[in-house]
Molecule: small-subunit ribosomal RNA
Organism: metagenome
RNA sequence: AGGGCUUGAUCCUGGCUCAGAACUAACGCUGGCGGCGUGUUUUAAGCAUGCAAGUCGAACGAUAACCUUUUGGAGUUUGGCUUGCCAAACUCCAUUUUUGGUGAAAGUGGCGAACGGGUGAGUAAUACGUGGGUAAUCUACCUUCGGAUGGGGGAUAGCACUAGGAAACUAGUGGUAAUACCGCAUAAUGUGUGAAAGUCAUAAGAUUUUCAUACCAAAGGCGCCCUCUGUAUAUGGUGCCGUCUGAGGAUGAGCCCGCGCGCUAUUAGCUUGUUGGUAGGGUAAAGGCCUACCAAGGCAACGAUGGCUAGCCGGCCUGAGAGGGUGUACGGUCACAUUGGGACUGAGAUACGGCCCAGACUCCUACGGGAGGCAGCAGCUAAGAAUAUUCCGCAAUGGGCGAAAGCCUGACGGAGCGACGCCGCGUGGACGAUGAAGGCCUUCGGGUUGUAAAGUCCUUUUCUCAGGGAAGAAUAACAUCGUGAGUAACUGCACGGUGGAUGACGGUACCUGAGGAAUAAGCCCCGGCUAAUUACGUGCCAGCAGCCGCGGUAAUACGUAUGGGGCAAGCGUUGUUCGGAUUCACUGGGCGUAAAGGGCUUGUAGGUGGUAGGAUAAGUCGGAUGUGAAAUCUCCGGGCUCAACCCGGAAACUGCGUUCGAAACUGUCUUGCUAGAGUACCGGAGAGGGAGACGGAAUUCCUGGUGUAGGGGUGAAAUCUGUAGAUAUCAGGAAGAACACCGGUGGCGAAGGCGGUCUCCUGGCCGGAUACUGACACUGAGGAGCGAAAGCUAGGGGAGCAAACAGGAUUAGAUACCCUGGUAGUCCUAGCUGUAAACGUUGUGCACUAGGUGUAAGUGGUAUCCAACCCACUUGUGCCGCAGCUAACGCAUUAAGUGCACCGCCUGGGGAGUAUGCUCGCAAGGGUGAAACUCAAAGGAAUUGACGGGGGCCCGCACAAGCGGUGGAGCAUGUGGUUUAAUUCGAUAUACGCGAAGAACCUUACCAGGGCUUGACAUGCAGUCAAUGGGAGCAGAGAUGUUCCUUUCUUUCGGGACGGCUGUACAGGUGCUGCAUGGCUGUCGUCAGCUCGUGUCGUGAGAUGUUGGGUUAAGUCCCACAACGAGCGCAACCCUUACUCUUUGUUGCCAUCAGGUAAUGCUGGGCACUCUAAGAGAACUGCCGGUGACAAACCGGAGGAAGGUGGGGAUGACGUCAAGUCCUCAUGGCCUUUAUGCCCUGGGCUACACACGUGCUACAAUGGCCGUUACAAAGAGUUGCAAUACCGCGAGGUGGAGCCAAUCUCAAAAAGGCGGUCUCAGUUCGGAUUGGAGUCUGAAACUCGACUCCAUGAAGUUGGAAUCGCUAGUAAUCGUGGAUCAGCAUGCCACGGUGAAUACGUUCCCGGGCCUUGUACACACCGCCCGUCACACCACCCGAGUUGGGGAUACCCGAAGUCGCUGUUCUAACCCUUUUGGGGGGAAGGCGCCGAAGGUAUGCUUGGUAAGGGGGGUGAAGUCGUAACAAGGCA
Repeated sequence: AGGGCUUGAUCCUGGCUCAGAACUAACGCUGGCGGCGUGUUUUAAGCAUGCAAGUCGAACGAUAACCUUUUGGAGUUUGGCUUGCCAAACUCCAUUUUUGGUGAAAGUGGCGAACGGGUGAGUAAUACGUGGGUAAUCUACCUUCGGAUGGGGGAUAGCACUAGGAAACUAGUGGUAAUACCGCAUAAUGUGUGAAAGUCAUAAGAUUUUCAUACCAAAGGCGCCCUCUGUAUAUGGUGCCGUCUGAGGAUGAGCCCGCGCGCUAUUAGCUUGUUGGUAGGGUAAAGGCCUACCAAGGCAACGAUGGCUAGCCGGCCUGAGAGGGUGUACGGUCACAUUGGGACUGAGAUACGGCCCAGACUCCUACGGGAGGCAGCAGCUAAGAAUAUUCCGCAAUGGGCGAAAGCCUGACGGAGCGACGCCGCGUGGACGAUGAAGGCCUUCGGGUUGUAAAGUCCUUUUCUCAGGGAAGAAUAACAUCGUGAGUAACUGCACGGUGGAUGACGGUACCUGAGGAAUAAGCCCCGGCUAAUUACGUGCCAGCAGCCGCGGUAAUACGUAUGGGGCAAGCGUUGUUCGGAUUCACUGGGCGUAAAGGGCUUGUAGGUGGUAGGAUAAGUCGGAUGUGAAAUCUCCGGGCUCAACCCGGAAACUGCGUUCGAAACUGUCUUGCUAGAGUACCGGAGAGGGAGACGGAAUUCCUGGUGUAGGGGUGAAAUCUGUAGAUAUCAGGAAGAACACCGGUGGCGAAGGCGGUCUCCUGGCCGGAUACUGACACUGAGGAGCGAAAGCUAGGGGAGCAAACAGGAUUAGAUACCCUGGUAGUCCUAGCUGUAAACGUUGUGCACUAGGUGUAAGUGGUAUCCAACCCACUUGUGCCGCAGCUAACGCAUUAAGUGCACCGCCUGGGGAGUAUGCUCGCAAGGGUGAAACUCAAAGGAAUUGACGGGGGCCCGCACAAGCGGUGGAGCAUGUGGUUUAAUUCGAUAUACGCGAAGAACCUUACCAGGGCUUGACAUGCAGUCAAUGGGAGCAGAGAUGUUCCUUUCUUUCGGGACGGCUGUACAGGUGCUGCAUGGCUGUCGUCAGCUCGUGUCGUGAGAUGUUGGGUUAAGUCCCACAACGAGCGCAACCCUUACUCUUUGUUGCCAUCAGGUAAUGCUGGGCACUCUAAGAGAACUGCCGGUGACAAACCGGAGGAAGGUGGGGAUGACGUCAAGUCCUCAUGGCCUUUAUGCCCUGGGCUACACACGUGCUACAAUGGCCGUUACAAAGAGUUGCAAUACCGCGAGGUGGAGCCAAUCUCAAAAAGGCGGUCUCAGUUCGGAUUGGAGUCUGAAACUCGACUCCAUGAAGUUGGAAUCGCUAGUAAUCGUGGAUCAGCAUGCCACGGUGAAUACGUUCCCGGGCCUUGUACACACCGCCCGUCACACCACCCGAGUUGGGGAUACCCGAAGUCGCUGUUCUAACCCUUUUGGGGGGAAGGCGCCGAAGGUAUGCUUGGUAAGGGGGGUGAAGUCGUAACAAGGCA
C1' cells in the first nucleotide's frame, strides 16, 4: 500500500467481498510447564446454608460460672483425748454475709454502623465532564490557638414479681446506675437587636473597630505524687484521655452559573406554580422550594413539548491523522438496594446487611397472627453459546472501636478452578547415504518422503527422587538508655538508640546432587484473491463455498491418502468493532447522459456583502499564570535470569479560566465616496397580459334550382349513404370553432406559454445622454403567487375533431392498429385541481478567460439628395471552434472552463414513490415518505461483432427472360414409419441411386440354434510330445469328432527350425465415448476476404492501414490519404483442349512410284498428310480510335486458329458449425475375457397399411414398327477378350484363329439418312403385372439373381399447391465404354454424336460482399424479454376482534408519615403556692391539608395474537399471449 466480482473486450460510476488489528467472548479438534492478569455481557430472576460491623468494663448498674477471700452448716480423715467434745486438713452445700480478679450472654451509655463491598434498573439532565461562583452554606472524628469544666434534681432499661400469647413479643407493678436525661449558676472574641466610624465590593451587600442591651455551656474516667493516717478513703497537686464554648485550618458535602455531552419533525406548538412581583413560611443555605395576593407572562425551527435508547467520564479498541466504535477489568462520579411511598436518628442518610405503611412473592402457624429480602463473599436453582471454591489468613496494606493489649474486617493478602488473554520456556543437540525399509507418484528409467529414521557420540532446561533454603517483618506491647519541654517532684508525654513476639501463602521461589532422551505436537490450509499439488474414489450425487464460483466419468475447488505451505500449546470457525471505505467526503465527494437542480417567480428569517478615514477589541494572534486527579499512552532509567508485569523521573494531556499586550483581517460604532443598485429624461422593437368590437376563407347543416346512378372508403373490402334523387354543381341562409399566405433555429414573456384586424387599459425589456440618491445589494429555509394537458363542480355553447361505445374489416384470436359512425370533452363564464420527458434532463447572481460567422433590435461613424452597402459598440438569439474541463459523448464568453456568495438535491439494484401516519383536495388524487425480505449486481459512455419486416453500393441461373424436368402413373432405388427372433450400424439445411465401385452362401457387423476357451490371429517364457503336409472311410446340418494309408529338413549328434499339447504373460472385441482425440471430409464458398510488423491517434477496449473517388471476376489495379510495408488468399505458374513449327515414324498413315486383289496400305517402298508423343512458338489490352482525371480501366476496331482470366480441370485463406466419421485406419479412458471373443448351419439386412427423396419408362405422329444405309470418341482384355464357322426364333451353345494389345478381340455405335406402314385410338402408344417355357453364372438362384422366347397387356391422354437444373458445343436428345463383379445397374464414373432458346433488367425472393445506422443481442434474432394465471416457500400490510405494557386527565377511597389546629383525657424534673392545687411544658387521642398503592370513567400510545383480505419477493425445464429492445413490425 491494495486485491476479487457487472462486459465478448474497455473506461467510468457503484455496491458486495477479502487481506490487518482488537475482544469480559463462545464452539470444534488438540493440549507439557511457569509468571502476570482476568472470569453471569443473559433474568435489577428467585434463593437453602455459613460468614460479610462491630467495639469500648479506662462511661454504667446488675450478674451466671470459675478462682480468691469472709461467714455458716454437713460429712470424711488425722491428731488430741475428757468418748463426745476440740483443732487441723480435705470434700460438699448455702449464698443469708464478704474482698478482689477473670469474664460468656444480655442491658443502659459512647463512637462506628452514611465508610468499605455490590450492581447499572432508572436517569438525555435534580446526571456527568470542564471551568467558575457561594458576599447564599454546613462540616463528627483530626489539627492550631484561646477560655471553661461550678452546684443540684428526677427518672429509666437491665432485674424481680404478676399477666397475656403457639410464636414474635407485649402490658402492669416494684426497685436501680451513669460520660443517659433535666433545671440553675457563670460567660464572650458567640448569637439577636440598635447606634457610630472605616475598608472593600458585583445589585441585594461583605468585613473591621467601638458602645449599649438581651440570650446561650459542660461529665467525667484512669494513673501518679504529696499530706493526714493503723489501713482504705477524703482533701490537695499533677499527667493523660474525655466534656463545654469560641476563632481558624484541613477534609468532606450542599446549592448556583457558562460551555460541552444520543436518535427522532411520520413529535410543532408546550406551560397555570406556569413566568415575574409583594408579603409570609421553610431550609445549614439562594430560590415558586411552599402559601396568599397582584400582573400575564415564560419556552420554541439556533428544535420547545413528546417518543425511543442510554448511567457519565479518565480511558479502551481502531485509524497516518481527522474521525469512528466503546465504557468489561483499574480509577473518579452519579443512581439503586424485592416494588412503591414515608419520615425518624444523626455532623452526615431520606440509610444494601435500620424503622413505618402499602403491593407481589416465599416461609412458620395452635389460623388468632407473625417472619424475610445475596445488585456483599462463597454457594444453589432457573435461563443461556457461556463465566470459578459453600478454600486459607488477618502475616502484610487499609478501615472501625479502644488509653492499650486487642477484638472485628468474604475490604484486602493469598491459594484453588478455566489455554479466557498477554508473556516466557520446553518437547533435544552433533555426526550419520547403501540415499535402508515402508508409503506415495511414475514416462517404469526413476523421483519424493529424506539426514528424516536406524546407528554413534553428547547435553539435562523440563521431569522424578533426595538434600539445603530465602525475601516479603516494618515494628507494637514491654524492657532499657539518651535528649527535650514541663513539674516542688514523680509517673507520664515528645523524639531518638538498643533489645524485643509475630508468615496465611509454604518447606513456596531459588540452589545443589542423582537418574535417564528419558515425561511433552497439534491445528488449519494448498482454483484465483493467497504462501503451498499429485493420485485414487465420487459422477449436478455426496458435498464445498468469505466473494468469484467448483461437482453432469480424466475434479490441483467434494472425500481420502502422499507431498507441500502457514501458525504453534495452540490452531481454526462464529459473533462484534474500527480499518481498508475519499462508500456521509472538516481534512476529503458529487448532481447534462451513471443516484442527484426545487416547474417558475416574489419575498421573510438566516447566510454573504463595494470603497476611504477614525474609534473599539467580540472574533483573531502573542506572552505570563491557574487548572487539566492518579493510573494509562510516549521517552529515559531501574526491579523480577528475559519478557509480560511492576517502580521512579520527564514529557504529554491538543481543553477551560484569569491577566498583559498587538490591531493587519472579520465584526460593532461613526464620518465620507460613487465604480454595485435605483430614480428622472429622450427614443425603440415586440404572437407580453386583460377587455371590447369587427372580418374573410373553409367545414357542416337547412331551403330552392340543374342533374342521374352511383357516392364514400381501403392494401383489398365491407359497414355507411343514394331512385323518398345522393355525390357533383349554382344561389340563399344558419351555426360554432380556428385564424392559410406573411412565418423565419424570427420576436416577447419568470416559467407554463403567446399568432386574423382595430380600439382602450396595463407589465417588462433595450439604446442614448445628462442629473440625482448614496450600498439602498446577492441569495433565500418556511410563506405567498403563477402554473400545459387531462380531470372535477355549476351554468351556457356545440360546426369540426374525438376517449368511452356501436358496427365493418384484419386475424388462430383482435376487447388493437385500418374504415363508417359517435357521446363526454375540446369553446365561453365563475371556481377547484397543482401535476408533466413542467427538458437545455444543465438552480440563481457577479467577475474573469482566443477567435470566426449568421440573425433580430438600437445607437454612432462613413457614404448618399434620401436610402442601401461598409465599419464600430451594446443587448438578445443560433452555428463552428482554441485553451481548459470531462469516464467518454461532448461543453467551450448563452461553459459542463476559472473563482466567489447563497439555496435545493444524491449515497447499490429491487421491494417503492409502495405501506402507514399526518396534511391538502368535492372526488380523482397530490405533498411528505419507510421497513421486513431479496440480489451481486443494477447502471453510464464508448469499442468490436452479430442482427434488423434500417439505408446505400455490388455480385451470383438469385429473380426475371427462356428450354427441359420433378410433384400425378407404373417400376427401380434410398429414407422415415410400422412390423419382426433379427429386419446390423451410421448419415438428417451440409442425410435420403449416401458409406455400399455391386447383401443368394461368403460379405455380415444382426437373429435362432450347435460348438471352442492361450483361443480364428501375434510375440515371449517354462515343461513335454513328437513331425508337418497329402489322400481316404465313418457319424453329424456343418463346425467338429474319430479311424486308416502315405510322407520331412539340418546337426559339431547335446540339440535346433517348423509343429502339437499343458501352464503363464497375453490375444481378441464392427463393444461405449466423434462431447477425450489424430487423420480425413462436408458446409458457408472458388465467396474476396483474413491478418501482421513498425509508425500514428485514443486513458482504454480499439482505430488507422483494409476507409474515400474510380475500376475489376477479384483487397484486381489506379489516384487520394498518418500511414509505410509485408504475409495467407485472388491472379499466374500445373494438366487438358483449340493453332503452328521441329523431331519421331511402328502396330499408325498412304500423296507420289511399283506390284497385286472380287475388294481392302494387301505388299515393296515412303513418312509428304492425318495421327502418335516429346519439345518449342503463339495472346501481352501488344496496335488503332473514343471515353476517363494526362491514371487504372472500359467501349469499339484491325490483325489473328484463338481477344480481353479463350473453354474445361486441379487448386478451397483466417475461420464457423463441440458439423460428420472410434463401423476405413490410428488412438486416450472405460467395459468384456468358458464371452460383448472365435467357428459353423439356417434365417435376416430383400418384410409393407403408409409418407418423402433420387431416378428409369411412358402417356405418343418432331412418334411407333419394318426394311435398308452412314459417321465416333474413350476404354477394357490371360482366372481374360474371343473372331471366322456351325446349332438355336432368342438368351445362348459348340469350337477355338488371333491378342499380354496404335497389330487381335469386345465392337453393332445410336439418334441421323432413304423407303414403307400405322392415322389420333388407351391405339401397331405404353409396357407394369401374371402364366408357361428356357439360357447363363454359381456347391447352391425357394426365401432372394440377371437375361431370352411365347402369351398376358395394368396405370398412364403431359400432371394441384409447390419445386429443380441449365447462359454454348451449354440445355435437351442419342448411343458407347469402364470400375465393382462368379453372376447381378434404370445407379456411379467416363466418352463422343446431333445440337437450341433466352438474358429488357436488378423492383422483388434466396445467398453473399463492402460502407453506414439503430440495438436492452454477445450461446450473438432459433437472441433478449413482459404481464396475467396455476404450484411451493418467505417476509410484510390491512383486519371484525382478543390480550398485555406505558404514560395522561377527571373523580372516588385514602395507609404510613411530616406539618397545622385542638387537646375534654393523662402528665417525674422547672416555677408559684404550700400539705392540696395552679402555671409552664409535654404526651396520648381527635380533626384538617398533602399523600403511595388501589378503584371507576375517558381518550392516547405501543406490543403479541387472529378468521379473512391484499399486493410483494424467490423458485432448471407449467399455461396464455408477444408489450419492450431493429422503423421490434402501429416509433